[in-house]
RNA sequence: GCGCCCAUAGCUCAGUGGAUAGAGCAGCAGUCUUCGGAACUGAAGGUCGGGGGUUCGAAUCCCUCUGGGCGCACCA
Repeated sequence: GCGCCCAUAGCUCAGUGGAUAGAGCAGCAGUCUUCGGAACUGAAGGUCGGGGGUUCGAAUCCCUCUGGGCGCACCA
């Protein structure tokens, strides 16, 4: 340099065009308990990496940039 893949909640991930983006764990509150833990219940938590485009509609498709990973090539 070229190609491919990945980026979604604090962490690990699901969601591959259809309207309000979910789960588990963690954290928070409550119930229970002498207290704590465990268990159970509840609520909260998201610019879906940035920007642009296509579309009636984009986390999803296209372009570009950023960061990360893999492969190939070049340089001696």
A computed fold for a 76-nucleotide RNA from an Anaerolineae bacterium, annotated as transfer RNA. Lineage of the source: Bacteria > Bacillati > Chloroflexota > Anaerolineae. Rfam family: tRNA.